[in-house]
RNA sequence: UGAGUAAAUCAGGUGAUCGUGGGCGUCUGGCCGAAAGGUGGCGCCCGAGGAAAGUCCGGGCUCCACAGGGCAGGGUGCUGGGUAACUCCCAGUGGGGGCGACCCUAAGGAAAGUGCCAUAGAAAUGUAAACCGCCCGCCGGAAGGGAUGACCUUCCGGUGUGAGGCAAGGAUGGAACGGUGCGGUAAGAGCGCACCAGCGGCCGGGCGACCGGUCGGCUAGGUAAACCCCACCUGGAGCAAGACCGAAUAGAGGAACAUAGGGACGGCCCGUCCCGUUCCCGGGUAAGGUCGCUUGAGGCGGCUGGAAACAGUCGUCCUAGAUAGAUGAUCACCCAACGACAGAACCCGGCUUAUCGAUUUACUCACAAG
RNA sequence: GCCGCUAUAGCUCAGUAGGUAGAGCGCAUCCUUGGUAAGGAUGAGGUCACCGGUUCAAAUCCGGUUAGCGGCU
Numbered sequence: 001u002g003a004g005u006a007a008a009u010c011a012g013g014u015g016a017u018c019g020u021g022g023g024c025g026u027c028u029g030g031c032c033g034a035a036a037g038g039u040g041g042c043g044c045c046c047g048a049g050g051a052a053a054g055u056c057c058g059g060g061c062u063c064c065a066c067a068g069g070g071c072a073g074g075g076u077g078c079u080g081g082g083u084a085a086c087u088c089c090c091a092g093u094g095g096g097g098g099c100g101a102c103c104c105u106a107a108g109g110a111a112a113g114u115g116c117c118a119u120a121g122a123a124a125u126g127u128a129a130a131c132c133g134c135c136c137g138c139c140g141g142a143a144g145g146g147a148u149g150a151c152c153u154u155c156c157g158g159u160g161u162g163a164g165g166c167a168a169g170g171a172u173g174g175a176a177c178g179g180u181g182c183g184g185u186a187a188g189a190g191c192g193c194a195c196c197a198g199c200g201g202c203c204g205g206g207c208g209a210c211c212g213g214u215c216g217g218c219u220a221g222g223u224a225a226a227c228c229c230c231a232c233c234u235g236g237a238g239c240a241a242g243a244c245c246g247a248a249u250a251g252a253g254g255a256a257c258a259u260a261g262g263g264a265c266g267g268c269c270c271g272u273c274c275c276g277u278u279c280c281c282g283g284g285u286a287a288g289g290u291c292g293c294u295u296g297a298g299g300c301g302g303c304u305g306g307a308a309a310c311a312g313u314c315g316u317c318c319u320a321g322a323u324a325g326a327u328g329a330u331c332a333c334c335c336a337a338c339g340a341c342a343g344a345a346c347c348c349g350g351c352u353u354a355u356c357g358a359u360u361u362a363c364u365c366a367c368a369a370g
Numbered sequence: 371g372c373c374g375c376u377a378u379a380g381c382u383c384a385g386u387a388g389g390u391a392g393a394g395c396g397c398a399u400c401c402u403u404g405g406u407a408a409g410g411a412u413g414a415g416g417u418c419a420c421c422g423g424u425u426c427a428a429a430u431c432c433g434g435u436u437a438g439c440g441g442c443u
Stems, first nucleotide, its partner, number of pairs: 001366010012334007020047008030039003049341001053352002056350005061238004068270004073234005078092005093107001094105004108229002113227002115223003131170002133166003136160010178196006197219001199216007242291004251281001253280005261275004298317008335339001371442007380395004389426001397413005419435005
C1' cells in the first nucleotide's frame, strides 16, 4: 500500500417561521354531554428506533379455581455455566470450511421395536441372493501328445437344483454386508497378517462433552427436520386481558330437558366448587368515561467478584403515553452527500428480516522498503 | 393491536405416513352437421408463491420471506 476477519459507535447538525401529542402554570367561565367527563388562548418543559417491523421464542402483568392428579398432545436435545425465563447469551468438546485472522454447525439414541429405501439391479438388510463371470465334478464333441487304447493337455457345448463351491472382478445404484496391500486357496473369502475406520472392555487426564494409551473379537447399511425410545420442560387465554364509574330496566309469558344434567373446564378421564339450565316471544339501555399506562428484571459512570456471559455495590439521570391515534412542513448555512431502512400503542429479554453510508479499536494475509 | 388460515394448469379444486403432479370447466386441432350448439376423438398448457436446509430423492418434512383472507371491541 492492497485484500480481508472480528467487535463497537453514529444514523445528519445549527438557526428562523408555521403546525402538532403530553405535562405544569395562568386566563376565560362560553360550548358539548343525563352524568362521569371533554373542549379554548398564552407561557415554559418534554416528545420514536437500531431495528419501533415479522409476531418467531421466552418472561412480567391480568382473568379463568392465587391451576390440583393421570393420560394424550406440544416443545427442547453435545457439555458446563449465566438468566426472571428462553429455541437466547458466554466458555468449551466433536464435525466441516478457510493459507490465515476467523467462520459455520437442529450435534441424544439406527446392537429396543416398526416403517420406508422409487427406477435400475441377481440382491436394498434376509446369516438372503449367481445376471455376466471364476473354480470343481459328470457327460458329449474337436484338436494335439502318446505305437492304437488307457491316459494327459487345451478348447467348445450341456449339466449339478431339496443346497456343487465362490460376493474377488464386471454390470446397477445415492448406498452392495468394513477399506488398502501382502499371503493363502481349486477358485475365493477377516481365512491369516500389517496399517486405517468403526464397536466393546480396561487404564490415565478432564466437573463434563470428550481426549490419549492399551487389549479384544472380527463388522454392526442409510433414514429419527418417519413413527418411536430416552432425558428434561410444559394448564388456557390474551391490555380488544381485566377493573371501576355513569345511564336505563317489566317479565308469576311460552316450550324443552331435569337427578341426572349443565357451568367453571379450553383433547380425554379423575377430582373440587357452583347451580336449575337452554331456546323462543316481549320490554329497555348503551356502543360513553376513568384506571390499567409507563419508574423499569431502566439508562450512564466508578469499584469489587468472575476467563466470559453476568452478578453485587455506590453515585447520578428521568427520557413519548395517544384512543381515528402527536414528531411534520418551508427557507438559509455547514458536512463528501441527492442523506438509507423505516413510525411507539401494556411492558421487558432475545432471535430473524430490512438498511445509504461514516468512524474507531484489535488482528490476519500478500507485496514493497528499511 | 392481538389471534388464526391459505397459496398447485387460464378458473375452481384434488394430491399422507417423501418416489416420474391429476380432475372438472375452459383452450387448440380433427370428426359429426347444409351451418351452429350439443356429442365424440386427440393434444397443449405447471420454475407446485419465493429463498435456504434435512434427505439418495421434497408440492409433501423443517426454518425464513412475500402476498392474500378470516375472527376478536
Molecule: RNase P RNA; transfer RNA
Organism: Desulfotomaculaceae bacterium